[in-house]
The prediction has a mean pLDDT of 83. Predicted 3D model of a 74-nucleotide RNA (transfer RNA) from Candidatus Kaiserbacteria bacterium RIFCSPLOWO2_01_FULL_54_20. Taxonomically the source falls in Candidatus Kaiseribacteriota (Bacteria, Bacteria candidate phyla). Rfam family: tRNA. About the family: Transfer RNA (tRNA) molecules are approximately 80 nucleotides in length. The RNAcentral record of the sequence draws on ENA.
RNA sequence: GCGGGAUUGGUGUAAUGGUAACACGGCAGUUUUCCAAACUGUAAAUGCGAGUCCGAUUCUCGCAUCCCGCACCA
Numbered sequence: 001g002c003g004g005g006a007u008u009g010g011u012g013u014a015a016u017g018g019u020a021a022c023a024c025g026g027c028a029g030u031u032u033u034c035c036a037a038a039c040u041g042u043a044a045a046u047g048c049g050a051g052u053c054c055g056a057u058u059c060u061c062g063c064a065u066c067c068c069g070c071a072c073c074a
Base pairs, nucleotide, nucleotide: 001070002069003068004067005066006065007064010024011023012022013021018054026042027041028040029039030038047063048062049061050060051059
């Protein structure tokens, strides 16, 4: 330099164009003599910028970061 893949709450993963979901974790409450567990409730996320569309996590383009392969130089 060329090609491919990935980026979503604190963490790990869903969602293929129509209310962003699940698990764990956090916080509050119930329960308990206390803790743990259990149950209930609650907060928190689409890497950044543009485009298409009535509507974008999703489609298109650019950028950033990470991973893989190839090439070149030494």